[in-house]
Parts: sequence; structure tokens; C1' cells
RNA sequence: UAUAAACGCUAGGGGCGCCCACGUCGUGGGCUGAGAGGUACCCUUGGAACCUGAUCCGGGUUAUGCCGGCGUAGGGAAGCGCGACCGCAGCACG
Repeated sequence: UAUAAACGCUAGGGGCGCCCACGUCGUGGGCUGAGAGGUACCCUUGGAACCUGAUCCGGGUUAUGCCGGCGUAGGGAAGCGCGACCGCAGCACG
């Protein structure tokens, strides 16, 4: 929570950064992450997926939205089917 969760189908929304090397289009390696252009990953109003604020503030790093604040802020993309599970804490075992 009682038609919701989970699941399925279709549709839609979103982000793709930082550092190093090579030799420029690019290629390779490293960091965080679900995902750093994969049809993959995430999210769809019960909406922190994602955007604005932001060339923001504090911390930390080789560096970066890396971490926290901002955030009870303002935006932001859904229908159908199916239908009782989902989350948290404790204990035990591996």
C1' cells in the first nucleotide's frame, strides 16, 4: 500500500564529466557513478532521473557536481495490462 508495490508492453524525459599519454580527426589508460553515446543506463507527477540557481558556498582531490550544502527553492516527462508484494530493523547461518 489494496489497486498500490513488484512485473510486463508501448510511449516519453534525461545525462554523458575530470585527469594522463600518444599524433590532429581520434585512440588507449585512470577517477567517481546505475550510466561518462550505449538503444545501454536511469527516470516518468507517490516525480532529486535531470535542469535552473551556478563562472554559487564549505570540504577534499592529480583533477572534476568527487562529497556535502543549496533542497520543505523553482521547474520537469504516462498510459495500459497484470496483480501481493515492497521497504526498514533485529537475530541466525553461509
Molecule: TPP riboswitch aptamer (THI element)
Organism: Acidithiobacillus sp.